[in-house]
RNA sequence: UACAUCCUUCGGGGUAGGGUGCAAUUCCCAAUCGGCGGUUAUAGCCCGCGAGCUUUCGAGCAGGAUUCGGUGAAAUUCCGAGGCCGACAGUAUAGUCUGGAUGAGAGAAGGAUUCG
Repeated sequence: UACAUCCUUCGGGGUAGGGUGCAAUUCCCAAUCGGCGGUUAUAGCCCGCGAGCUUUCGAGCAGGAUUCGGUGAAAUUCCGAGGCCGACAGUAUAGUCUGGAUGAGAGAAGGAUUCG
């Protein structure tokens, strides 16, 4: 220094304002948000992972989205413009409310120990 095992801590944001209606933060106008790792260069929409369900604990299933122009050696990641997407349960139809959840977790940081 690397690997292994263990411990600790951290680890998700968001409907302002208005309309209709008996009733909607759910519809309509409008507003607003963007987990983790990777990638020649910074990513919600490129590749993969996590959160849900099932599990013989290996894994499986369900659920999403980007174009044009510019710079550059290199960018679906930057700059400019436009567009799109968002688990499950509840409720007047929900990315944003309430709930499972004082949970779980991709992972991040720090520490300890033994073996090779």

FMN riboswitch aptamer (RFN element), 116 nucleotides, folded computationally. The prediction has a mean pLDDT of 83. It was read from a public genome assembly, where an Rfam model found it.